[in-house]
RNA sequence: GGUCAGGUAGCUCAGUUGGUAGAGCGUCCGCCUGAAAAGCGGAAGGUCAGCGGUUCGACCCCGCUCCUGACCA
Numbered sequence: 001g002g003u004c005a006g007g008u009a010g011c012u013c014a015g016u017u018g019g020u021a022g023a024g025c026g027u028c029c030g031c032c033u034g035a036a037a038a039g040c041g042g043a044a045g046g047u048c049a050g051c052g053g054u055u056c057g058a059c060c061c062c063g064c065u066c067c068u069g070a071c072c073a
Base pairs, nucleotide, nucleotide: 001072002071003070004069005068006067007066010025011024012023013022019056027043028042029041030040031039049065050064051063052062053061
């Protein structure tokens, strides 16, 4: 330098004909307990890597750039 895969919540990851972004764990609050743990209920937490384009509408489609990994040279 080229090809391919990936970048979504604090962590691990979902998210298919383009139509308001979710789960588990963790955190916080409540219930339960003499008090904890476990269990149950609830809440907070996201510029969807960045910029631009297409579209009435983009995590999703197109272009460029950045980061990580694999392969080729």
This is a predicted structure of a 73-nucleotide RNA (transfer RNA) from Aeromicrobium sp. CnD17-E. Its mean pLDDT, the model's own confidence on a scale to 100, is 84. It matches the Rfam family "tRNA". Rfam describes the family as follows. Transfer RNA (tRNA) molecules are approximately 80 nucleotides in length. The source organism's lineage runs through Bacteria, Bacillati, Actinomycetes, Nocardioidaceae and Aeromicrobium.